[in-house]
RNA sequence: UACAGAGUAAUAGUAAAGCGUUAAGUGCCUAAUCAUGGGAUGUUUGAUUAGGACGAACACAUAAUAUGUGGCGGUUUUUCUAUUUGUCCGCUGUA
Numbered sequence: 001u002a003c004a005g006a007g008u009a010a011u012a013g014u015a016a017a018g019c020g021u022u023a024a025g026u027g028c029c030u031a032a033u034c035a036u037g038g039g040a041u042g043u044u045u046g047a048u049u050a051g052g053a054c055g056a057a058c059a060c061a062u063a064a065u066a067u068g069u070g071g072c073g074g075u076u077u078u079u080c081u082a083u084u085u086g087u088c089c090g091c092u093g094u095a
Stems, first nucleotide, its partner, number of pairs: 001095005010083004015078004019073003028052008038089005058070005
């Protein structure tokens, strides 16, 4: 110097363990803050808080107000798999 590659947030699927089903959570809108390859910058995405609108699937069994089983929830966490940002620099490999 040339070529190739790895790595973030996150998304999807899988498995396990939970939570709710007496409605929390998820999703939608607004605002603020924060995070988002090792560095810079931009984009994108996500998280938290506050406010607002909307809103649900339960059934069965039993020693019965509790437990268990099977469901349900655009449910939570974790494991594994796949995918995963532009430019410049950096990192790894080869020549």

About this RNA: THF (Tetrahydrofolate) riboswitch aptamer from Alteracholeplasma palmae J233, 95 nucleotides, folded computationally. RNAcentral holds the sequence, with entries from Rfam and Ribocentre. The model forms 94% of the base pairs in the Rfam consensus. The same sequence occurs in records of 2 taxa. The coordinates come from a structure-prediction model, not an experiment, and the mean pLDDT is 77.